Predicted 3D model of a 561-nucleotide part of an RNA (large-subunit ribosomal RNA, domain I) from a Candidatus Omnitrophota bacterium. Rfam family: Bacterial large subunit ribosomal RNA. Gene Ontology terms of the family: structural constituent of ribosome and ribosome. RNAcentral holds the full RNA, with entries from ENA.
Context: one part of a larger RNA
Formats: sequence, structure tokens, C1' cells
RNA sequence: GGUAUAUGCACGGAUGACUUGGUUAGGUGAGGCGAUGAAGGACGGGGUAAGCACCGAUAUGCUUCGGGGAGCAGCAAACAUGCUUUGAUCCGGAGAUUUCCGAAUGGGGCAACCCUGCCGGUAGAAAUACCGGUAACUCUGCGAUGAAUACAUAGUCGUAGAGAGCGAACGGGACGAAUUGAAACAUCUAAGUAAGCCCAGGAGAAGAAAUCGAAUGAGAGUCCCCCAGUAGAGGCGAUCGAAAAGGGAUGAGUCUAAACCGCGCGAAAAUUCCGCAAGGAAAAUUUGCGCGGGGUUGCGGGACCUCGAUGUGAUAGUCAGAGGGAUAGCAGAAUUGCCUGGAAAGGCAAGCCAAAGAGAGUGAGAGCCUCGUAAGCGAAAUUCUGAUGACGUCUAGAGGUAUCCCAAGUACCACGGGACACGGGAAAUCCUGUGGGAAUCCAGGCUGACCACAGUCUAAGACUAAAUACUACACCUAAACCGAUAGUGCACAAGUACCGUGAGGGAAAGUUGAAAAGAACCCCGGGAGGGGAGUGAAAUAGAACCUAAAAUCAUAUACCU
Repeated sequence: GGUAUAUGCACGGAUGACUUGGUUAGGUGAGGCGAUGAAGGACGGGGUAAGCACCGAUAUGCUUCGGGGAGCAGCAAACAUGCUUUGAUCCGGAGAUUUCCGAAUGGGGCAACCCUGCCGGUAGAAAUACCGGUAACUCUGCGAUGAAUACAUAGUCGUAGAGAGCGAACGGGACGAAUUGAAACAUCUAAGUAAGCCCAGGAGAAGAAAUCGAAUGAGAGUCCCCCAGUAGAGGCGAUCGAAAAGGGAUGAGUCUAAACCGCGCGAAAAUUCCGCAAGGAAAAUUUGCGCGGGGUUGCGGGACCUCGAUGUGAUAGUCAGAGGGAUAGCAGAAUUGCCUGGAAAGGCAAGCCAAAGAGAGUGAGAGCCUCGUAAGCGAAAUUCUGAUGACGUCUAGAGGUAUCCCAAGUACCACGGGACACGGGAAAUCCUGUGGGAAUCCAGGCUGACCACAGUCUAAGACUAAAUACUACACCUAAACCGAUAGUGCACAAGUACCGUGAGGGAAAGUUGAAAAGAACCCCGGGAGGGGAGUGAAAUAGAACCUAAAAUCAUAUACCU
């Protein structure tokens, strides 16, 4: 120096066991908060108080209404001091308070700070200090005032209301990549995806045929299944990829514009009157504007003219509201003995309950010990839903005539783009940048170039629940999901410590014991640590604490060199 064995309250923390925490799925609720100042913070508040939690100068809390019933002053010990059956702590409803920053909004600013005007108040002789209130901007309505410029308008001022910001996903819109694939790459693809932007709601969007497409037709739109990886598109490459029909979920339809009628306002040209002229005045009609009636359709409808009904239904608006639910809770059956053990829920024996033998806890494994569970019960207050009712609103026919109306820079066309599964194609359809530019029912659009016939629908205005999408948030349930290098990054003072100028990155860290009974006292030592004693079932459970592997270390013994 090595090998082997043994020992070690040496090191180390794998493994096993456990679970406070996660993960996933399903369900119910809720789907917003905010100038009545949010989300999020800063700074404060405790007898001692650093952190978390809670709260706001009324600060670990205040008031009130309910629940509850013996202890309580959070995590979190201890001391001190208190509260409480005159009902505390605690739980729930409604309120009060709520510093400063933050949309932040009196002005400023390097967020949590600085400075001010006006009104009222407190102290003071005053200076001044403090307290309460008020003072941002934009839009809309109304009112006042009012330039260039006569009327006016702009502007200005006042007043009332609204907006502003935040928020996980879901929705709509305008804008819009590249990696990639095509085994390279340019059309193409990725993809109208990502990203950034705008806007909205609990859903959003779409939506009552100028639809579909060829049946003896259907009858708003949305979602699902299927049609179908079909028809098709495509450097016919890579790839992209329908629709009708059929089956389901849901189910709901409406209102304007115009013609025409009534009322009101207005007034360029023309007319009349006054005036020499400039100009002024008047009434009616046409055009125009506002309000009300009317009217809303495609077997065309309406206006207009004639005749006729006073009922039938609908309701998505407003209000009331039986009942039900949410936000605290109440009550809830039935077991003893012996044995082992530190401890009984275990074993043995004998019972009992069960609309309750789900589950959890209790010194080992409990239907009958505790919390619960089953079946029931319960709200002063706030709130959701809602049978039903009331009010309001809407709702019809027949005939005639062929005079009027039926959404215009629209339809359509050309050129340039885009969207349609459809890449310009035989390319219809939809949108529109530029230019041209109709018709009003004997009309117009569509039926995949175009034409004819036939069929079908009525554009150029608007609204519309449900089934559909999502889950930041609250609650409930479940798991051939994880079990501390796993499961969330976080089972612990975790988006913490720490790193970075910053955007941002981002940990480690669970377990004594049934109960602290957490080791009085003695000894060695400066202490750390240890030896006794004592507790405990156990201290080889001693706080560096369940179990305690290996590498590694020390000591002892044997052997080899």
C1' cells in the first nucleotide's frame, strides 16, 4: 500500500411507507369588475410583531340582522393583559370606515411624491397650519353668449348624462408573416395560421331567399352525423377539397323606405303690391324638411276606389308574482365482556342498528367512540329563477281599376385585384379600386361561359331567442392518475430567495412521538459535543429526529506485498 471480515448515535439519503399538494375528466353555478375610483400595488395597523394571512388613521377591526352555544384573543409557542351565558370567539346577509399610488381625472412628477385655485370650517393677534368639499379630457342632449360678416355659423361658457381602465379562454373585424412541405425552388404549401391592432357579449357571429336545383320538389339561419376524401382544384407535383339530398339538435318570426293622406316649418325662381332705384312686403302652388297615419309583398304586393268583420290568436316589452333555488345551519339509529399489547378498532364470545355497511378520524384494522352518511328539517337579510296574471304592442277578408309606388351612382359592363374547395380557367356566383352606367311589374335577378325555352326568386334598409363555443372564478363528484428528482415552477414565508440595467430567468426545501412526556439533576469540556440519570412501547425515535441501501471514512482482526 492492498484484499477480506466485523464494528461505528461515522458520512450519505437511495429505498419502503405516508400525504397536507397537484393532474385529468364530468356536473352545477357564475360569466364580469371600474369615476359610488377597479385590477394591481406602496405604506401602515398587534402589549412584545421579522414573515404570511387579515385589516385601513373607526386599521389583527366598527354597526346591525340572522345562525351558533362555551370557550376565546389567526398561522404560533410564551409571558403580560383582557373578553365571554347581559351569549364572546366563530359562520352567513346587509351596511360603515376604507391612508397614498394606480384609468388616476385640480397642476406637475423619477408610481405610492411635490405644488395650487375656489367654497366652508378649526386653531391662532397674525403669518400660517390642518380638516371637509370642489376643480382633468372627450362625446351627446339642453341652455346662454357670440367673431371675421347683416342674418347666421365657428368659437366660448354653463348644465345633465355617458365614456375612459382591467380581465383566462371563447367571438367578430381590418391587417398579415416566415420556418416548413414540395425530398432543391419561384406558382403552390405552411395559412388567412402566428404575431401585433380594433370591437363586443355571456355567449358571439349568422339569419327569414333577387336561396337551393330539376323532384309530383324543398322552404330563415346555426350546430352535429352522413354525403366524402366523393365531385372537383392542382408546377394535375406537394397537396387542397366542396355542395345538394338524407338523418338529427333547436325552432320564431318581425320592423322600416316609397306611393297616398293629415299637421307644422321653410322659401330660390315666377306672381302681386310699395319704391325713381338699391331694395322691401304679401298670399297661394310645386319642389324641400320634420312629425303622425298608411304600408311591407312574389300563387306579386301596396297606394287608389267599392264592399265587409269587432273577433281570433301571438307576444321577444314593462310590472306583479305562487312555488323553487343560492348565501349560515338543525337533527340524525345501534356494543359489551375477556385475551394479547404501550395503546384495541385486532382475536375470542355474546348482542344491536340499518331509507344510515359512502368516507374520514380516533395510541394497530370500528356499521353501533367522534365527525359524518340515509331519509328529513331550516332564513331576519340579500339574491337568482319562475307557473300565472295585468298592462302595453302586434295580428284578418272580398272585388274593381291599370293612374301611382315598390330601396341608384345601385344592378350591370370594361379593366385591375380579392373571396368562393375552384391557382384565369369554358368560369358562372360574391366583394370592389378606376371608368362607363339601367329598368319599376308588359319590370328585374338567378338556374356554373353564352343563347332559347322552362323554372325559380324579388337585390341595392334594419332587428331577431334556442340548440353552438369557452372556463380566469365558486362549489360538488370521480379516477386500472402522481406520490416529494414524481405530480403544477410552487405539498414548506413560491413566482419567494437568488440572477439580470432591462425584457426576463427562476430554485432548493415534506415526515420525532400516540402524547413534548422535547431529556430536571450530576460529570468531562471554554464551547460544540458527549457520559450517566430520567421520559417513552421504542432514544439504534433526541430535535442534523420514520425507514436508513451504496459509494466514502474511522477503528479492530486476518492475510498478501

The coordinates come from a structure-prediction model, not an experiment, and the mean pLDDT is 84. NCBI's taxonomy places the organism under Bacteria, Pseudomonadati, Candidatus Omnitrophota.